Background: Transfer RNA from a Clostridia bacterium, 74 nucleotides, folded computationally. Its mean pLDDT, the model's own confidence on a scale to 100, is 80. Rfam family: tRNA. About the family: Transfer RNA (tRNA) molecules are approximately 80 nucleotides in length.

Order: sequence, then C1' cells, then structure tokens
RNA sequence: GCUGCCGUAACUCAAGUGGCAAGAGUUCCGGUCUUAUAAACCGGCGGCUGCCUGUUCGAAUCAGGCCGGCAGUA
Repeated sequence: GCUGCCGUAACUCAAGUGGCAAGAGUUCCGGUCUUAUAAACCGGCGGCUGCCUGUUCGAAUCAGGCCGGCAGUA
C1' cells in the first nucleotide's frame, strides 16, 4: 500500500439489519445489614452512539469522506 473487522457510559458489552425516553454487568456514590470492614441486598449518578456530510417523515443501525485500533497479505 491492498483486503477484512471494529469504534456506544470511567471499564467490558447489548440493542430481532431504520421507529418504545439507547439497556446490562463492573467501577463510583448513598442506604439496609455488621462493633467495624468485606460480602450480600436495595437505590442512584453517568451517553450530543469516534468526527463531518448525505439519504429518509425518522439513523447507533443505510451511503460517502476522514481519524483511530486489530487481523491478514506483498
């Protein structure tokens, strides 16, 4: 360089290939419990879905460009 895959919360991942207010676990914060801590249980915070543009009534999801990561190949 070329080919393929990926980029969603602080972290790890979902979201029957367009339509419900984008969810779950971990972390963190608060509470219950305990002499106290941990564990367990309950609740809460947290996202302009990598960036820009386009298609559409409607885009995390489709198309184009760019940026970054991984793998293959010469």